[in-house]
Molecule: Bacterial RNase P class A
Organism: Pseudoxanthomonas suwonensis 11-1
RNA sequence: GGAGUUGGCCAGACAGUCGCGUCAUCACUCGCUUGCGAGGCGAUGCCGAGGAAAGUCCGGGCUCCACAGGGCACGGUGCCAGGUAACGCCUGGGCGGCGCGAGCCGACGGAAAGUGCAACAGAGAGCAGACCGCCGAUGGCCCGGCGCCCGCGAGGGUAAAGGGAUCAGGCAAGGGUGAAACGGUGCGGUAAGAGCGCACCGCGAGCCUGGCAACAGGCCGGCACGGCAAACCCCACCGGGAGCAAGACCAAAUAGGGAGACGAUGCCGUGGCCCGCGGUGUCUCCGGGUAGGUUGCUUGAGCGUCGCGGUGACGCGGCGCCUAGAGGAAUGACUGUCCACGACAGAACCCGGCUUAUCGGCCGGCUCCGCAC
Numbered sequence: 001g002g003a004g005u006u007g008g009c010c011a012g013a014c015a016g017u018c019g020c021g022u023c024a025u026c027a028c029u030c031g032c033u034u035g036c037g038a039g040g041c042g043a044u045g046c047c048g049a050g051g052a053a054a055g056u057c058c059g060g061g062c063u064c065c066a067c068a069g070g071g072c073a074c075g076g077u078g079c080c081a082g083g084u085a086a087c088g089c090c091u092g093g094g095c096g097g098c099g100c101g102a103g104c105c106g107a108c109g110g111a112a113a114g115u116g117c118a119a120c121a122g123a124g125a126g127c128a129g130a131c132c133g134c135c136g137a138u139g140g141c142c143c144g145g146c147g148c149c150c151g152c153g154a155g156g157g158u159a160a161a162g163g164g165a166u167c168a169g170g171c172a173a174g175g176g177u178g179a180a181a182c183g184g185u186g187c188g189g190u191a192a193g194a195g196c197g198c199a200c201c202g203c204g205a206g207c208c209u210g211g212c213a214a215c216a217g218g219c220c221g222g223c224a225c226g227g228c229a230a231a232c233c234c235c236a237c238c239g240g241g242a243g244c245a246a247g248a249c250c251a252a253a254u255a256g257g258g259a260g261a262c263g264a265u266g267c268c269g270u271g272g273c274c275c276g277c278g279g280u281g282u283c284u285c286c287g288g289g290u291a292g293g294u295u296g297c298u299u300g301a302g303c304g305u306c307g308c309g310g311u312g313a314c315g316c317g318g319c320g321c322c323u324a325g326a327g328g329a330a331u332g333a334c335u336g337u338c339c340a341c342g343a344c345a346g347a348a349c350c351c352g353g354c355u356u357a358u359c360g361g362c363c364g365g366c367u368c369c370g371c372a373c
Stems, first nucleotide, its partner, number of pairs: 001369010012338007020048002023045004028039005050344001054355002057353005062243004074239005079093005094108001095106004109234002114232002116228002131175002133171003138168003141164003147158004183201006202223001203221002206219005247295004257286006266280005302321008339342001
């Protein structure tokens, strides 16, 4: 100098003018219980969106409802250890894959509990199989014809070595099919072959060592025990439901409910009459509850900084800070200067994560390549 990898941070800056929202103070108006309440035209002051406020996918706080305890079912999570309020998150470690490397990625428990699945192709797809191929040791067959026997002879009989790949049979090395073919490579071995034997690799309900563990290393064993659990299933752990339109408080008008009083032997209806039954006015009090209002609402698993513990996530302690809280819902417009010319995007109960969107820039760690000293 170039290429890369990883952790963190910023999100146009400054000044001015005019606006908007909550809150506080003052002033103004109204009400009365005269020091409080309401209103919102005004003034001043503080503060006023995000790293994702988003998706609403996980986890929790908070609230109400339900609930003796345990189990089943259902759903979720899934290498190990730790962190945390908790998590499907984070940190560290293991194993596997990718990369020269820094580093990145991973639904990564169990297939010797059981059930099940494997299209097409292929001979054969699970305690399998023989299409091409190899062999044909062994027993036949064919060729062959040493030797032996018979014959005076021509010749005949029998038949060893050897050959054929022809039948039986043996094999699974090679070819071929497939996502996958009952361990891989090499040497030996054999008729050809084969864990048949050996070495290395792989594998293993065994042993030893290290580690909390996942797991690793060594020894030993023998070649069986194929794959799929993102099929059912098994194992371990977790899980009650609904959500701030949760919920709590205050509380008109109208209608309706309960109690009492006026009020009685009332009145009206039913009926021939009595009893009985039904209905009926006014006032007071009580309770539920609608509109409406208040609250929940932002001081919190908070932020900054320093110290300590820890590899780290994180924890503990000291000091400092207050940083939107609306309810049709506020943060905008203009001017000037400057630059690298400004992306994605707007809170609605709160918090921790994940994921997705995002112009550009800054800082730190590390890796590889080239050059110079």